[in-house]
Order: sequence, then structure tokens, then C1' cells
RNA sequence: UGCCGGAUCGUCUAACGGUAGGACAGCGGUUUCUGGUACCGUAAAUCGGGGUUCGAUUCCCUGUCCGGCAA
Repeated sequence: UGCCGGAUCGUCUAACGGUAGGACAGCGGUUUCUGGUACCGUAAAUCGGGGUUCGAUUCCCUGUCCGGCAA
């Protein structure tokens, strides 16, 4: 420098263009003498900027960062 892939709750991981979900962790509660376990509830996210579309995490362009390959 070129090509390819990736970026989603605190962490990990899903999501035909149509309500962004799950697990763990956190918080509250039930249970327990206490803790843990178990159960119930609760909060929490789409890398930035444009475009297409009635509607974008998803498609297109561009930027940033990370990884891989080639030279």
C1' cells in the first nucleotide's frame, strides 16, 4: 500500500429490511440463623457520519479502530 473479515447491554453471543433477544454479571425480592444454591422481578447495547427505503443492527458510500492475507 492493496484485498478480505469484524465492531450489538459491564462481558460473551443471537437477530428474513418490520417490537433489538438470550446467558453470565449487576440491582431488588422470596427462601436460609448467615452465606451459597434455587426461584421471581428489574435496569442495561446496535462504532461515527451520510444515502436508499414507509421502515435499516441488517442494504450502499465514507471514516475510525481491531484481526487476517499478499507485497
Molecule: transfer RNA
Organism: Patescibacteria group bacterium